[in-house]
This is a predicted structure of a 355-nucleotide RNA (Bacterial RNase P class A) from a Gemmatimonadota bacterium. The model forms 94% of the base pairs in the Rfam consensus.

């Protein structure tokens, strides 16, 4: 050292050019548009699933109770949460450490396939022992045998055989005392022992729980049509102008102007935020306070890309080749969960054989 167990980090290599695409800001130019620059910027740890939880937004919504549905050991974090940190109890492993829907089976109701006598107010296949010539009859639950589970378990005293029947230790339940916030442990004591799983089957108990979702929701606002108010006797074409004329109109209002509603298109929402680093300070820890300082995509069918040049790694026939995995923001945040070729780093374990 060869083996393991727990985290953390990075992640189409790193640095410089040119062209290309999206965005903020800005010049110069245009009446305004369009156009030509400049700066500085532009995926991800999971953006993914959309599984859980919240900002934000619009409906509904007197109180109160049922229904429905999710969570369940304690204790704390946090805007919440089914995360998440610590403890506790079970279980696996020698350890390090992994894993746990971990509340109630005397509140009621269901179910426990097969095999088995029997699967739950009992009950007795073999067997064991008493009685009897025998058939039988009557004790029993040590022992075998079935089964996922069979009425505490080892020993040991009694017996006819036997049995918590009776004792001692484990075990269990019930108060009691100590540590502990708690969950739970320890201790001594008592009851011979009390109706076996199953609640990821109804159910009982304890918390929480309105709905939809940025295609929320707001504004601005053509054309055409249809609604109202108002003027209103004439309007339109032939047709530039007279005369003719043809048609809509004047009770059923033609044509103008006006006011809304909305509909393409456009704006916001929408990029400063339960925000990222760094620093002291509290806390085993999750986290929390304070100070400093930073600005980090933002399209609307969706931009984020292509090449040189030079470095670094790897293979190589030494000329050159290659730079790899999952994977592409769409309203934003905490998280879980599932997908990953490789690289770094860190702290703990280490029983036997053996090299």
């Nucleotide at each position: 050292c060869c083996g393991g167990u727990g985290g953390a980090g990075c992640g189409u290599g790193g640095u410089g050019g040119u062209c290309g695409c999206g965005g903020u800001u800005u010049g110069c130019g245009u009446u305004u548009u369009a156009g030509c620059g400049a700066a500085c910027u532009g995926a991800g740890g999971a953006a993914a699933g959309u599984c859980c939880g919240a900002g934000c937004u619009c409906c509904c919504u007197a109180g109160g109770g049922c229904a429905a549905g999710c969570u369940g050991c304690c204790a704390g974090g946090u805007a919440a949460c089914g995360c998440c940190u610590g403890g506790g109890c079970g279980u696996c492993g020698a350890a390090a450490g992994g894993c746990g829907a971990c509340g109630g089976a005397c509140a009621g109701g269901g179910c426990c396939a097969c095999a088995g006598a029997a699967a739950a107010c009992a009950a007795a296949c073999c067997g064991c022992c008493c009685c009897g010539c025998a058939a039988g009859g009557g004790g029993u639950a040590a022992g075998g045998g079935u089964g996922a589970a069979a009425u505490g378990g080892u020993g040991g005293g009694g017996u006819a055989a036997g049995a918590g029947c009776c004792c001692a230790c484990c075990g269990c339940g019930c108060g009691c005392c100590u540590g502990g916030u708690a969950a739970c442990a320890g201790g001594a004591g008592u009851g011979g022992c009390a109706c076996g799983g199953u609640a990821a089957c109804c159910c009982c108990c304890a918390g929480c729980u309105g709905g939809a979702g940025c295609a929320a929701g707001g504004c601005c606002a053509a054309a055409u049509a249809g609604g109202c108010g108002g003027c209103g006797a004439g309007g339109u074409c032939c047709u530039g102008c007279c005369c003719g004329g043809a048609c809509c109109g004047u009770u059923u209002g033609a044509g103008c102007c006006g006011c809304g509603g909305g509909u393409a298109g456009g704006c916001c929402g929408c990029a400063c935020g339960a925000g990222g680093c760094g620093g002291c300070g509290g806390g085993c820890g999750a986290c929390c306070g304070c100070c400093g300082u930073c600005c980090c995509a933002g399209a609307u069918a969706g931009a984020u890309g292509a090449c040189c040049a030079u470095c670094c790694g790897c293979c190589c026939u030494c000329g050159g080749g290659c730079g790899a995995a999952c994977a592409g923001a769409a309203c934003u945040c905490g998280g879980c969960u599932u997908a990953c070729g490789g690289c770094u780093c860190c702290a703990c374990c280490a029983u036997c054989c053996g090299g």
The gene name in the source record is rnpB. Its mean pLDDT, the model's own confidence on a scale to 100, is 76. The source organism's lineage runs through Bacteria, Pseudomonadati and Gemmatimonadota. Its Rfam family is "Bacterial RNase P class A". Gene Ontology terms of the family: ribonuclease P activity, dimeric ribonuclease P complex and tRNA processing.